[in-house]
Context: one part of a larger RNA
RNA sequence: GGCGCACGGUGGAUGCCUAGGCGCUGGGAGCCGAAGAAGGACGGGGCGAACGCCGAAACGCCCCGGGGAGCCGUAAGCAGGCUGGGAUCCGGGGAUGUCCGAAUGGGGGAACCCGCCGUCUGGGAGAGGCGGCAUCGGCGGCUGAAUGCAUAGGUCGUCGAGGGCAGACCGGGGGAACUGAAACAUCUCAGUACCCCGAGGAGAAGAAAGCAACCGCGAUUCCCCAAGUAGCGGCGAGCGAACGGGGAGAAGCCUAAACCGGUCUUUUAGGGGGCCGGGGUCGAGGGGCGUCCCGUAGGGAGUGAGAAACCGGGUGGGUAGGAGAAGGGUCUGGGAAGGCCCGCCGGAGAGGGUGAGAGCCCCGUAUCCGAAACCGACCGGGCUCCGGGGCGGACCCCGAGUAGGGCGGGGCACGAGGAAUCCCGCUUGAAUCCGGGAGGACCACCUCCCAAGGCUAAAUACUCCCCAGCGACCGAUAGCGGAGAGUACCGUGAGGGAAAGGUGAAAAGCACCCCGGGAGGGGAGUGAAAGAGGACCUGAAACCGUGUGCCG
Numbered sequence: 001g002g003c004g005c006a007c008g009g010u011g012g013a014u015g016c017c018u019a020g021g022c023g024c025u026g027g028g029a030g031c032c033g034a035a036g037a038a039g040g041a042c043g044g045g046g047c048g049a050a051c052g053c054c055g056a057a058a059c060g061c062c063c064c065g066g067g068g069a070g071c072c073g074u075a076a077g078c079a080g081g082c083u084g085g086g087a088u089c090c091g092g093g094g095a096u097g098u099c100c101g102a103a104u105g106g107g108g109g110a111a112c113c114c115g116c117c118g119u120c121u122g123g124g125a126g127a128g129g130c131g132g133c134a135u136c137g138g139c140g141g142c143u144g145a146a147u148g149c150a151u152a153g154g155u156c157g158u159c160g161a162g163g164g165c166a167g168a169c170c171g172g173g174g175g176a177a178c179u180g181a182a183a184c185a186u187c188u189c190a191g192u193a194c195c196c197c198g199a200g201g202a203g204a205a206g207a208a209a210g211c212a213a214c215c216g217c218g219a220u221u222c223c224c225c226a227a228g229u230a231g232c233g234g235c236g237a238g239c240g241a242a243c244g245g246g247g248a249g250a251a252g253c254c255u256a257a258a259c260c261g262g263u264c265u266u267u268u269a270g271g272g273g274g275c276c277g278g279g280g281u282c283g284a285g286g287g288g289c290g291u292c293c294c295g296u297a298g299g300g301a302g303u304g305a306g307a308a309a310c311c312g313g314g315u316g317g318g319u320a321g322g323a324g325a326a327g328g329g330u331c332u333g334g335g336a337a338g339g340c341c342c343g344c345c346g347g348a349g350a351g352g353g354u355g356a357g358a359g360c361c362c363c364g365u366a367u368c369c370g371a372a373a374c375c376g377a378c379c380g381g382g383c384u385c386c387g388g389g390g391c392g393g394a395c396c397c398c399g400a401g402u403a404g405g406g407c408g409g410g411g412c413a414c415g416a417g418g419a420a421u422c423c424c425g426c427u428u429g430a431a432u433c434c435g436g437g438a439g440g441a442c443c444a445c446c447u448c449c450c451a452a453g454g455c456u457a458a459a460u461a462c463u464c465c466c467c468a469g470c471g472a473c474c475g476a477u478a479g480c481g482g483a484g485a486g487u488a489c490c491g492u493g494a495g496g497g498a499a500a501g502g503u504g505a506a507a508a509g510c511a512c513c514c515c516g517g518g519a520g521g522g523g524a525g526u527g528a529a530a531g532a533g534g535a536c537c538u539g540a541a542a543c544c545g546u547g548u549g550c551c552g
Stems, first nucleotide, its partner, number of pairs: 001551009015537001016502002020474002022471007029463002031164002039100003042055003046078002050074002052059001061094006070082003105114003115133007135161009169200001170198005180187001184234001210217002221248005231239002252455003255399001259278008283433001285398004289392006299386004310382002313379003317375003321369003327342005343360002345349001351363003404428007414440001435450005489496002509536001512523004
């Protein structure tokens, strides 16, 4: 020195554990904001910092309820207090709420700086307190240029908007490429990713100018089938319906116009126009208009989309809570919930805890009960609202730069194709019921349906959040990045982004003595255990030692 063995050190694998995660189910909730949000900055405690809580009324204030013995957060310490005159704590409703932030008096390098007006304190120039002063839009009033009337503009009042987010869901405006086609250009990926705008608890769509097929259906949405069918397609890759059937859920309405009335306006008025009210809303065409009949009620409807407010009551929910059965002995042990013996409850033998493995020790569980206040649901009352139909010649109305055409695009499963239907740009451009659109070029017959105005629950999508629960989900290199972290740290910045859990049943966390400057160690003591001593459960291997056997 090597190899082996033993005993240590180091190290933190493994086992066990779980405070945290992951996925899902059922309910709830689904917005917040100029009455200043989301998110922050800075402060507030008798005692340093952090987190949590709160805001200069600052570890808190008021009221109403719950609760019933302790309390002054994490946090164990010191000091000092509060509490059966009911504290701490929990719930409901209020008050206060610095500064920044849409940030909104002006500015600004966010949390800072500087004003104006009114008012108060004051002898008060200064200083301080309180209130107001942004912009844009709608409506209304006043005022009012060039320029006569006007208009623009100005100003005041009033109502509204602005910003945030849940990395989800929805509608719309824009919109890739890698890729696939075994290359690649049409095509595909895909109207996906991504950007922007908007909306809401949903959004969108929606009451036939629809389907169908000579039978019929009767708004929309979603699911299953139809069907990988019919089709589309460098007929490649690939894309991919509808009719119809079965379900979920069901709801229908308001206008424009004709006509009537009112009011305002208008240089040729028996006219035109605006506004308001009545009327009217349809496709076996409807309405206006004329005429006739029935009819105001023991009837119907309603807070909605369909007119709009308000006030009681009731029922059952939510936001604190309350009641809640039944066990002892003995043995082992540090400890009994374990073994043995004998009992008991059970509408409760879910689960968690307790010195080990507890139905009967604790918290709970089954079951039952409970709200002054606030919230939401339903029921009912007050209250509010409401005429319907027939017949009829003529006349009037029935949504225009629209429908349609041409050209160029887009969307429809459909790539220009025989290409209908829908949308956009340019250019053209009708008809009013003897009218118009559609039925996949087009025409006829036939059938279906009334565009060019609007609203509309439910069935559908999603989950930041709350409650209850579940798991052949993880168990600290796993599981969220995170077992309290978007921290430490890195970066000018956008941004990137960790590591890190475990003494013990209980601190009983080693008084005292010895060595040492200390660290540390040896005794003593605690403890079941200290080889559990805070660098703390278990404590593998690499690695480092000490001893020893063999070999050189």
Predicted 3D model of a 552-nucleotide part of an RNA (large-subunit ribosomal RNA, domain I) from Kyrpidia tusciae. It matches the Rfam family "Bacterial large subunit ribosomal RNA".